[in-house]
A computed fold for a 101-nucleotide RNA from Desulfobacterium sp., annotated as TPP riboswitch aptamer (THI element). The prediction has a mean pLDDT of 75. It matches the Rfam family "TPP riboswitch aptamer (THI element)". Gene Ontology term of the family: thiamine pyrophosphate binding.
RNA sequence: UAUAUUUGCUAGGGGAGCUGAAAAGCUGAGAAGGAUUAAAAACCUGACCCUUGGAACCUGACACGGUUAAUGCCGGCGUAGGAAAGCGGAUCUUCACCCCU
Repeated sequence: UAUAUUUGCUAGGGGAGCUGAAAAGCUGAGAAGGAUUAAAAACCUGACCCUUGGAACCUGACACGGUUAAUGCCGGCGUAGGAAAGCGGAUCUUCACCCCU
């Protein structure tokens, strides 16, 4: 100097579904709590995931195929269109320089 792994700080992005009267169950990293409301949405907090080397998440999509009690539950779509970053630490390897033998 460069590569890889890992980690810290600060900042930012994101979703919270399905079944059920309830208990509880399914998937998932995450399906939470509070407040408000006639009921929702928006709101606040927390956990979790993700931040350009970006499938976290959104759009396409009230779409297509499969499966399920049901659901973005699974697959394709997807080399699609978008999407939120800066500064450090540690370790490994490589290169250069210096010193000693």